[in-house]
c-di-GMP-I riboswitch aptamer from a soil metagenome, 76 nucleotides, folded computationally. The model forms 100% of the base pairs in the Rfam consensus. The prediction has a mean pLDDT of 86. RNAcentral holds the sequence, with entries from MGnify.
RNA sequence: GCAAAGCCGUCGAAAGACGGUGACGCAGAGCUACGGGACUACCGCGACUGAAAUCGCCAAGUCCGCCGAGCCGCCA
Numbered sequence: 001g002c003a004a005a006g007c008c009g010u011c012g013a014a015a016g017a018c019g020g021u022g023a024c025g026c027a028g029a030g031c032u033a034c035g036g037g038a039c040u041a042c043c044g045c046g047a048c049u050g051a052a053a054u055c056g057c058c059a060a061g062u063c064c065g066c067c068g069a070g071c072c073g074c075c076a
Stems, first nucleotide, its partner, number of pairs: 001026002006021006024065001030071003034068003037063003044057004
C1' cells in the first nucleotide's frame, strides 16, 4: 500500500461487479481472460407437454485473491 469472509445499499437472469463497513490474508492481492482451470445459463438448441411448468446441453457472461504466460512499476 491492497483488503477475504460476513453485514448494508445499488446493478445483473445468474455467476458476479461497484460503494460502505470489516481484516482472512497478500511484498506485485497492479494491469491483460492469452493457455489451462473454476463458476453461472438470460437467450438459443433439445427432451417432455394440449399448453405451461420441469429437465438436459451450450459462453458470447464471470473469476487475475486458482495455476501459468505477457506488460508496466514508486520509495527506502